[in-house]
The RNA shown here (transfer RNA) has 73 nucleotides and comes from a Pseudomonadota bacterium. The RNAcentral record of the sequence draws on ENA. It matches the Rfam family "tRNA".

RNA sequence: CGGAGUGUAGCGCAAUUGGUAGCGCGUCAGGUUCGGGACCUGAAGGUUACCGGUUCAAGCCCGGUCACUCCGA
Numbered sequence: 001c002g003g004a005g006u007g008u009a010g011c012g013c014a015a016u017u018g019g020u021a022g023c024g025c026g027u028c029a030g031g032u033u034c035g036g037g038a039c040c041u042g043a044a045g046g047u048u049a050c051c052g053g054u055u056c057a058a059g060c061c062c063g064g065u066c067a068c069u070c071c072g073a
Base pairs, nucleotide, nucleotide: 001072002071003070004069005068006067007066010025011024012023013022019056027043028042029041030040031039049065050064051063052062053061
């Protein structure tokens, strides 16, 4: 320099043909226990990397930028 892939909650990942953003772990509160762990119930937590475009509607489609990974030179 060229090509491809990935970017979503604190961490690891889903999200079908574009139609209410979820799951596990973790955190917080409560229950249980003499107490803790384990278990049960509930809750909080998101500008879907960034900037635009298409659309009634975008995590998803299109263009550009950035970061990381892989391949080639």
Taxonomically the source falls in Pseudomonadota (Bacteria, Pseudomonadati). Its mean pLDDT, the model's own confidence on a scale to 100, is 81.